[in-house]
RNA sequence: GCGGCCGUAGUCUAGUCUGGUAGGACAUGACGUUGCCAACGUCAAAACUCGGGUUCAAAUCCCGACGGCCGCA
Numbered sequence: 001g002c003g004g005c006c007g008u009a010g011u012c013u014a015g016u017c018u019g020g021u022a023g024g025a026c027a028u029g030a031c032g033u034u035g036c037c038a039a040c041g042u043c044a045a046a047a048c049u050c051g052g053g054u055u056c057a058a059a060u061c062c063c064g065a066c067g068g069c070c071g072c073a
Stems, first nucleotide, its partner, number of pairs: 001072007010026004020056001028044005049065005
């Protein structure tokens, strides 16, 4: 330099093909239970890497950038 795959809460991830309420687990906080802790239960906060395009509507489709991994040179 070229090609491929990937980027979603603090962490791990589903959803992308086939556009339409962003979901789950762990972790965190509050409350309940307990003499206390743990465990358990309920509730809460927290995310689509960035820019542009298409569209009534984009995590999803298109273009570019950045980052990670792999391959080739």
Molecule: transfer RNA
Organism: Candidatus Micrarchaeota archaeon CG1_02_60_51